Predicted 3D model of a 260-nucleotide part of an RNA (large-subunit ribosomal RNA, domain VI) from Zavarzinella sp. The RNAcentral record of the full RNA draws on ENA. The source organism's lineage runs through Bacteria, Pseudomonadati, Planctomycetia, Gemmataceae and Zavarzinella.

Context: one part of a larger RNA
């Protein structure tokens, strides 16, 4: 812009795409079969590669705004304690996130018409024929069953809820249900959307309190010549987690209904 009032929410599924995979062992069975040697159709359990879907609880990786420890310079007048460079200066570790190497599922089962093939009855042609007429069984393939999209499906669908105004000649104002700019943000993002909030409020941020994480600060005291150890101290610090609390910052606009 349609979808003949203006909207919210849920939906149906016409139609489209994906999956549908491959091996091992075990039982049946050392059985059929075979002179041995070897060795099955079938039919069931199991494990497992590979693939794809999803997470982050476990084990790991990263993790350049977290915590330790260290070298060398320069600063903060010195000492002590910090800061900046030096690949994040190097080195150990490491939350959230994000991630495989990690965990969790999946291919199945089912219905329909079939191919190859196999039959039932049955004649032309007294017999035989699965065929001429009739009814069957059959395959990963066809088409369902499962997954994903899907009413612009223009045959535009459906259900439920919610508003359905005045003035006015006429310009125009008013403005419902409600949705938008716009403004705090993120389980979301290049932008756009999307989702979660706008003072009747926990949406971000600060603050508190808790969790992780490093690993026991600084000062002060004791020992010890000193380097350094000890108490205080399972300490200080601590990002994206987790509750709380209105301190801050959500301020101000606009659109929006019936024509024949």
């Nucleotide at each position: 812009c349609g979808u003949a009032g203006g909207a919210a929410a849920c939906u149906u599924g016409a139609g489209a795409g994906g999956c549908u995979u491959c091996u091992u062992u075990c039982c049946u069975a050392g059985u059929a079969c075979g002179a041995g040697a070897g060795g099955a159709u079938u039919g069931g359990a199991a494990a497992g590669g590979a693939c794809a879907u999803a997470c982050c609880u476990c084990u790991g990786g990263u993790g350049u705004g977290c915590c330790a420890g260290u070298u060398g310079u320069c600063a903060c007048g010195c000492u002590a304690g910090u800061g900046g460079c030096a690949u994040c200066g190097c080195u150990g570790g490491g939350u959230a996130g994000c991630u495989a190497c990690g965990u969790a599922u999946g291919g199945a089962a089912u219905g329909g018409a079939u191919a190859a093939a196999c039959g039932c009855u049955g004649a032309a042609a007294g017999c035989a024929u699965a065929u001429a007429a009739g009814c069957g069984u059959g395959a990963a393939a066809c088409u369902u069953c499962c997954c994903u999209c899907a009413a612009g499906a223009u045959u535009a669908g459906g259900u439920u809820u919610c508003c359905u105004u005045c003035u006015g000649u006429a310009a125009a104002g008013u403005g419902a249900a409600g949705a938008c700019c716009c403004c705090c943000g993120a389980c979301a993002g290049a932008u756009c959307a999307u989702c979660g909030g706008g003072u009747a409020u926990a949406u971000a941020g600060g603050c508190c309190g808790g969790g992780u994480g490093u690993g026991u600060a600084a000062g002060u005291u004791c020992a010890g010549c000193a380097a350094u150890g000890g108490a205080u101290u399972u300490a200080g610090c601590u990002a994206a987690c987790c509750g709380g609390u209105a301190c801050u910052a959500a301020c101000g606009g606009u659109c929006g209904a019936u024509c024949g």